[in-house]
RNAcentral holds the full RNA, with entries from ENA. Small-subunit ribosomal RNA, central domain from an uncultured prokaryote, 349 nucleotides, folded computationally.
Context: one part of a larger RNA
RNA sequence: CUGGGCGUAAAGCGCGCGUAGGCGGUUUAUCAAGUUGGGCGUGAAAUCCCGGGGCUCAACCCCGGAAUAGCGCCCAAAACUGGUUGACUCGAGUCCGAGAGAGGGUGGUGGAAUUCCCAGUGUAGAGGUGAAAUUCGUAGAUAUUGGGAAGAACACCGGUGGCGAAGGCGGCUAUCUGGCUCGAUACUGACGCUGAGGCGCGAAAACGUGGGGAGCAAACAGGAUUAGAUACCCUGGUAGUCCACGCCGUAAACGAUGUGAACUAGUCGUCAGGAUACUUGUAUCUUUGGUGACGGAGCUAACGUAUUAAGCUCACCGCCUGGGGAGUACGGUCGCAAGAUUAAAACUC
Numbered sequence: 001c002u003g004g005g006c007g008u009a010a011a012g013c014g015c016g017c018g019u020a021g022g023c024g025g026u027u028u029a030u031c032a033a034g035u036u037g038g039g040c041g042u043g044a045a046a047u048c049c050c051g052g053g054g055c056u057c058a059a060c061c062c063c064g065g066a067a068u069a070g071c072g073c074c075c076a077a078a079a080c081u082g083g084u085u086g087a088c089u090c091g092a093g094u095c096c097g098a099g100a101g102a103g104g105g106u107g108g109u110g111g112a113a114u115u116c117c118c119a120g121u122g123u124a125g126a127g128g129u130g131a132a133a134u135u136c137g138u139a140g141a142u143a144u145u146g147g148g149a150a151g152a153a154c155a156c157c158g159g160u161g162g163c164g165a166a167g168g169c170g171g172c173u174a175u176c177u178g179g180c181u182c183g184a185u186a187c188u189g190a191c192g193c194u195g196a197g198g199c200g201c202g203a204a205a206a207c208g209u210g211g212g213g214a215g216c217a218a219a220c221a222g223g224a225u226u227a228g229a230u231a232c233c234c235u236g237g238u239a240g241u242c243c244a245c246g247c248c249g250u251a252a253a254c255g256a257u258g259u260g261a262a263c264u265a266g267u268c269g270u271c272a273g274g275a276u277a278c279u280u281g282u283a284u285c286u287u288u289g290g291u292g293a294c295g296g297a298g299c300u301a302a303c304g305u306a307u308u309a310a311g312c313u314c315a316c317c318g319c320c321u322g323g324g325g326a327g328u329a330c331g332g333u334c335g336c337a338a339g340a341u342u343a344a345a346a347c348u349c
Base pairs, nucleotide, nucleotide: 004320005319006318007303008302012317014201015200016199017198021194022193023192025088026087027086029084030083031082033081034080035077036076037075038074039073040072041071042070049065050064051063052062053061054060091191092188093187094186096183097182098181099180103177104176105175106174107173108172109171110154114150115149116148117147118146119145120144121143125136126135162169163168207246208245209244210243211242215241216240220236221235222234223233258316259315260314261313263311266294267293268292269291270290271289272288273287274285275284276283277282278281298305299304322349323348324347331342332341333340334339
């Protein structure tokens, strides 16, 4: 170097955009870089191989031949790869007409509930638990009625429903805005796929500054439980949870399954469209795109998976190589810090 792998055994970057690079549809002409054929030169000798010969044989030695990857030059070929050139439409994209959606940003707004405040009614309890106590209450609680304030979250609808690249997204409404699907022509004419570096996004928690603070609640305090109880249970309760602008860059960031493309039995749902038939609300469709259940071939160590592949192939990237030491040390980069990232070895089994 080749060879093996990555759902669960070690192994898919959390996700995207994209640079270099790698790979790339149909066809015309041409060039001849790759490619192929031939020739010439070079490819030292010795060695190896073949045929002879010499030491009594052999090892050894001598002679001749053959062979030699590669490199250079010349001639030729033009299928394939490549370059140039012209054309094409199936890939990709644009225009047009429809459609669904918690996709994103900003502003406004609504009701239920909770807590607090004020007032009324009203009286001795209320809370809480396995049972209690801490706690609240005659300074009038709990309960109940009326009024007010605040913050946060949006019951029912709600659904293996929808949307988004992932993280994620759920009251209503206005506005700005991204993507997707379907149907038909028309248009551009390979404009494509992947993507080392790079750049951006990225739950929760944490951090910085300034607000906000109803409920919940790390820490903390108290009451219980217990042999103890730095817990589970209870009463309180601060950061935080919320907003704005920054920062962090990690998760069982999971489908533990990289992205794109082609092909390969079915059955039954569901979402968004389309077509056809008529009885105009039903049926049919080998019609498109998404999302599920089951199941065949195949694959798999098995479990399972199975047109949403883990089947059969191609292109490109990432990653793995016994357990521990260790995702650690040191160094570098990033960060306010917390730390993140890159990433060993000794030793040991």